c-di-GMP-I riboswitch aptamer from an Acidobacteriota bacterium, 75 nucleotides, folded computationally. The prediction has a mean pLDDT of 91. The sequence was found by an Rfam model in a public genome assembly. The source organism's lineage runs through Bacteria, Pseudomonadati and Acidobacteriota.

[in-house]
RNA sequence: UUCACGAAUCGGCAAACCCGGCGCGAGCCGGCGACGCAAAGCCACGGAACCCUCGAGGUCCGCCGGGCUACCGAA
Numbered sequence: 001u002u003c004a005c006g007a008a009u010c011g012g013c014a015a016a017c018c019c020g021g022c023g024c025g026a027g028c029c030g031g032c033g034a035c036g037c038a039a040a041g042c043c044a045c046g047g048a049a050c051c052c053u054c055g056a057g058g059u060c061c062g063c064c065g066g067g068c069u070a071c072c073g074a075a
Stems, first nucleotide, its partner, number of pairs: 005073002012037002018031005035062001041068003045065003049059003
């Protein structure tokens, strides 16, 4: 240094509810909030689930798998 791993450390993200806005809708954005998270950072590539105007359409990565990237550094 790299891979694996996840003790400690500096920090990080932010569920549900509620409020405002956008969307036919699943849901998304912002605020509050904190259930949790070592990738709960990103990607819709495969599967699952969900929506619709049923289309070679869409939502969702904090459902599972996969890919890419990343802070710290004990065993």